């Protein structure tokens, strides 16, 4: 100089029987170009295919070594949200038990016993309430009583009749005070007789002679309760550690033909 090998980006999850590639991520640019793809697309251990085009034995190909961005698992541990449970813990009722505080008892406890009381029934009484009676007042244009002026009506006259208003009185009915009598009623009552009275509580009185209670604290038992705590399987986040994969600097060798 011309030419061939070869490059002309890699890796990670994830897809997939697998490998590659499109779509995310990481790295990283000196990082060729058309066509093809996620209800895929294209090949089978030589694992993208198809077609063109640059560079070309070294900055670039190959092979190690060494640093370690970055992804995956797995395993602690923290947070937070969810979800399971009732063997635990917290709470809560019940029932016991009496170590330990406290309390009550020899001014007499527990338990017994007798009588009353609380309680019921049934009469009375009181008391309050209601109605009626009685008790004042009020009370009728006319159709309620008396007396009825004036006027009427009747007679020849007196006498007689009926009668508005006024007066007074009264009925129903209205108001009012008060308690006289009478019925009715009751979340009334240190009330009284009488009978009854299962338990419980009390007050008394007997006889005895030492314990009772279970507030507090322990203990036990059986139930509730699921905020919390605990526990079960999951989710996210974030740290932390081991494993596997591993980009791109950088080191050092290797690489033909004419």
């Nucleotide at each position: 100089c011309g030419c061939u090998a070869g490059a002309c980006g890699g890796g990670g999850a994830g897809c997939u029987u697998g490998c590659g590639g499109u779509g995310c991520c990481c790295u990283g640019u000196g990082a060729a170009c058309u066509g093809c793809a996620a209800u895929c697309c294209g090949c089978a251990a030589u694992a993208g295919c198809a077609g063109u085009g640059u560079c070309g034995a070294a900055c670039g190909c190959c092979g190690u070594c060494c640093c370690a961005g970055g992804c995956u698992u797995u395993g602690g541990u923290u947070a937070u949200g969810g979800u399971u449970g009732g063997c635990c813990g917290c709470a809560c009722a019940u029932a016991g038990c009496a170590a330990g505080g406290g309390g009550u008892g020899u001014u007499g406890a527990u338990a017994u016993u007798a009588a009353g009381g609380u309680c019921c029934u049934a009469u009375g009484c009181a008391a309050c309430g209601u109605u009626a009676u009685g008790c004042u007042g009020u009370g009728a244009a006319c159709c309620g009583u008396g007396u009825c002026a004036g006027g009427g009506c009747u007679u020849g006259a007196c006498c007689g009749c009926a009668g508005c208003a006024g007066c007074a009185c009264u009925a129903a009915g209205c108001a009012g005070a008060c308690u006289u009598u009478a019925g009715c009623g009751u979340g009334u009552g240190c009330c009284a007789u009488a009978g009854g009275g299962a338990a419980a509580c009390u007050u008394u009185a007997a006889a005895g002679g030492a314990g009772c209670a279970a507030c507090c604290u322990g203990c036990u038992a059986u139930g509730u309760u699921a905020c919390c705590g605990c526990u079960u399987c999951g989710g996210u986040a974030g740290u932390c550690a081991a494993a596997g994969u591993c980009a791109a600097a950088g080191g050092c060798g290797g690489u033909g033909c004419g």
Predicted 3D model of a 258-nucleotide RNA (Bacterial large signal recognition particle RNA) from a mouse gut metagenome. The RNAcentral record of the sequence draws on MGnify. Its Rfam family is "Bacterial large signal recognition particle RNA". By type it is a non-coding RNA gene. Rfam's curators write: The signal recognition particle (SRP) is a universally conserved ribonucleoprotein involved in the co-translational targeting of proteins to membranes. Its Rfam clan is "SRP clan".